Source information:
The part of an RNA shown here (large-subunit ribosomal RNA, domain I) has 555 nucleotides and comes from Methylopila capsulata.

[in-house]
Context: one part of a larger RNA
RNA sequence: AGCAUUCGGUGGAUGCCUUGGCGCUGAGAGGCGAUGAAGGACGUGGUACGCUGCGAUAAGCGUCGGGGAGCUGCGAACAGGCUUUGAUCCGACGAUUUCCGAAUGGGGAAACCCACCUCCAACGUUUCGUAAUUCGACUGUCCGGGAGCGAUCCUGGGCGGUGGGAUUACGGCGCGUUGAUAACGAGGUAUUUGUUUCUGAAUACAUAGGAAACAAAGGCGAACCCGGGGAACUGAAACAUCUAAGUACCCGGAGGAAAGGACAUCAACAGAGACUCCGUUAGUAGUGGCGAGCGAACGCGGACUAGGCCAACGCCUUCCAAAAUCUCAUCAGAACCGUCUGGAAAGUCGGGCAUUAAUGGGUGAUAGCCCCGUAUGAGAAAAGCUUUUGGAAGGAUUCGAGUAGGGCGGGACACGUGAAAUCCUGUCUGAACAUGGGGGGACCACCCUCCAAGCCUAAGUACUCCUCAGCGACCGAUAGCGAACCAGUACCGUGAGGGAAAGGUGAAAAGCACCCCGACAAGGGGAGUGAAACAGUUCCUGAAACCGGAUGCUU
Numbered sequence: 001a002g003c004a005u006u007c008g009g010u011g012g013a014u015g016c017c018u019u020g021g022c023g024c025u026g027a028g029a030g031g032c033g034a035u036g037a038a039g040g041a042c043g044u045g046g047u048a049c050g051c052u053g054c055g056a057u058a059a060g061c062g063u064c065g066g067g068g069a070g071c072u073g074c075g076a077a078c079a080g081g082c083u084u085u086g087a088u089c090c091g092a093c094g095a096u097u098u099c100c101g102a103a104u105g106g107g108g109a110a111a112c113c114c115a116c117c118u119c120c121a122a123c124g125u126u127u128c129g130u131a132a133u134u135c136g137a138c139u140g141u142c143c144g145g146g147a148g149c150g151a152u153c154c155u156g157g158g159c160g161g162u163g164g165g166a167u168u169a170c171g172g173c174g175c176g177u178u179g180a181u182a183a184c185g186a187g188g189u190a191u192u193u194g195u196u197u198c199u200g201a202a203u204a205c206a207u208a209g210g211a212a213a214c215a216a217a218g219g220c221g222a223a224c225c226c227g228g229g230g231a232a233c234u235g236a237a238a239c240a241u242c243u244a245a246g247u248a249c250c251c252g253g254a255g256g257a258a259a260g261g262a263c264a265u266c267a268a269c270a271g272a273g274a275c276u277c278c279g280u281u282a283g284u285a286g287u288g289g290c291g292a293g294c295g296a297a298c299g300c301g302g303a304c305u306a307g308g309c310c311a312a313c314g315c316c317u318u319c320c321a322a323a324a325u326c327u328c329a330u331c332a333g334a335a336c337c338g339u340c341u342g343g344a345a346a347g348u349c350g351g352g353c354a355u356u357a358a359u360g361g362g363u364g365a366u367a368g369c370c371c372c373g374u375a376u377g378a379g380a381a382a383a384g385c386u387u388u389u390g391g392a393a394g395g396a397u398u399c400g401a402g403u404a405g406g407g408c409g410g411g412a413c414a415c416g417u418g419a420a421a422u423c424c425u426g427u428c429u430g431a432a433c434a435u436g437g438g439g440g441g442a443c444c445a446c447c448c449u450c451c452a453a454g455c456c457u458a459a460g461u462a463c464u465c466c467u468c469a470g471c472g473a474c475c476g477a478u479a480g481c482g483a484a485c486c487a488g489u490a491c492c493g494u495g496a497g498g499g500a501a502a503g504g505u506g507a508a509a510a511g512c513a514c515c516c517c518g519a520c521a522a523g524g525g526g527a528g529u530g531a532a533a534c535a536g537u538u539c540c541u542g543a544a545a546c547c548g549g550a551u552g553c554u555u
Base pairs, nucleotide, nucleotide: 001554002553003552004551005550006549007548008547009546015540016504017503020475021474022472023471024470025469026468027467028466029464030463031220032219039100040099041098042055043054044053046078047077049075050074051073061094062093063092064091065090066089070082071081072080105114106113107112115189116188117187118186119185120179121178122177123176124175125174127172128171129170130169131168132167133166134165135164137162138161139160140159141158142157143156144155145154146153147152191217192216193215194214195213196212197211198210199209224255225253226252227251228250229249235242239289265272266271276303277302278301279300280299286294287293307456308455309454310400315395316394317393318392319391320390321389322388323387324386326384327383330378331377332376336351337350338349340347352369353368360372361371362370405429406428407427408426409425410424411423412422415441436451437450438449439448440447491498492497511539514526515525516524517523
């Protein structure tokens, strides 16, 4: 060194499992938004962070119901609390709901910056009013003193009136400053459209314009639907008409469905009787560089059925009242014990019970009777849906002319201009008036059939972002959604955008007290727990590649 055997390391296949997915069925719901959405930023807990919840009332507040012993969300614990005076939890209705975002007072590099008006509050101030105090002026009256024969004059006091000045208090108007001393102040202010009112040029009346009030809209959302626009690759074995395809995509609009719809329809000498959808007719008739291809209808069989209106006893919209059903918490809900094995009984053995309940899940292995449930039955203070009945208020609608038809140019019809009817119309024209008009695939006659140019209409049909219940010869961690796990995350990219990996101890953390070696490591050896530690957090099982130890043989 090779081979063989064996023992390990590494690695994470396989087996088993499933919290997650996938596909469907039946119900429900089919919207949310200026009463500020969807989606976010920032905050919010006794304690750092993330998720979840919530919003300065911030893992929460109130009321009304349910419920009945624990609770204080998760990772994840400690401390401190709450609770039978009923907490936590569940349901309904409310309150609060920062900032950004349609974002809407203006701006803006989203979550920031800067305003104006009104109201509220505080402080200061101007002015006015009222009240009180005080100063002096004029004046009326009463009572005194003095002079004078008297008229009268001088002087003191009390009460009252007029106008003025000062101070204080309160109130009103205006102005200024401020907004946690008061209340971290409140509300309003975008645009467009409609209606009404006011105002108002050039320019007389007017109109344009300006202003205000009221109402509505705006944005988001998975598919389905209608309309306006509308490719190319591709196929034709090249390519141009054609095809792909009125598809993809863009734009507008609506609803729970939408659209369509009550014959100027078909049919064929018999007649049918709105529309929509399915099967068939039928890959037929046709169309087509008669190539590639495209491709009906009548009729028949089904699903579902519904007809109305144009001046009113009808229809539509909104509101009110009553009743019934249902939805949204929930409640009751049968029946088992012992033996043996085992760590553990639901297994074994023995003996019972219940069933309108043997769907399912959990419990230390496999449980009808241990637990949750299941069958079945019951149930609402508040809120809401639907249906029916009754009532009130409001609203619309005149039988269809610039129409039918025609010329030119296009488009749609299965039908590519064709013998091309029918429908739509950019342009130019242009009837009749039920004694009339349209159609029956050029056109004409006869015949048949219908009545355009006004409006509405459920069901049958399409779809599923979402809720509930259920199902699967669907997956089982390289599968199944990209994502079973803190995933549209980490990471990559200037950006549009791209986009992972990653599940499993054990029944229960009982998650190894204590001792020893070591550096008060890492790691290991004892001890202990456990059924098991070769279940020790890189933990179920633990394959192979790859690496090593031991033994044997060979060289």

The sequence was found in a public genome assembly. The prediction has a mean pLDDT of 81.